Source information: The prediction has a mean pLDDT of 89. A computed fold for a 93-nucleotide RNA from Thermincola ferriacetica, annotated as c-di-GMP-I riboswitch aptamer. The model forms 95% of the base pairs in the Rfam consensus. It was read from a public genome assembly, where an Rfam model found it. Its Rfam family is "c-di-GMP-I riboswitch aptamer". Rfam's curators write: GEMM was predicted in a large-scale screen for bacterial structured RNA regulatory elements. On this family, see Weinberg et al., Nucleic Acids Res 2007: "Identification of 22 candidate structured RNAs in bacteria using the CMfinder comparative genomics pipeline".
[in-house]
């Protein structure tokens, strides 16, 4: 220096919930909290998950202006779901 990864050390992160602000939602930003994390630090590049405002299909109403319902799509998201790419803190075995 790689692999590794302790009951070491110095710090770091923040899961359910809970309160505010945001967004159609999904979720995201701060506060509080604290399950767990050696990448629980970035990147949505392969799968996969979640949503569906819009679009679409397919019904349905009607005052023909439109309305309502609709199992399908991501161009919206999740990195604390699995790979995978970038980078980085200590150092017993």
């Nucleotide at each position: 220096c790689c692999c590794c990864g302790a009951u070491a050390a110095u710090g770091g992160c923040a899961a359910a919930c809970c309160c505010g602000c945001u967004g159609a939602a999904a979720g995201g930003c701060g506060g509080g909290g604290g399950c767990g994390c050696a990448a629980a630090g970035c990147c949505a590049c392969g799968g996969g998950u979640c949503u569906a405002a819009g679009g679409g299909u397919g019904g349905g109403g009607g005052u023909u202006a439109c309305c309502c319902c609709u199992g399908c799509c991501a161009c919206g998201a999740c990195a604390g779901c699995c790979g995978g790419g970038c980078u980085g803190c200590c150092g017993a075995a």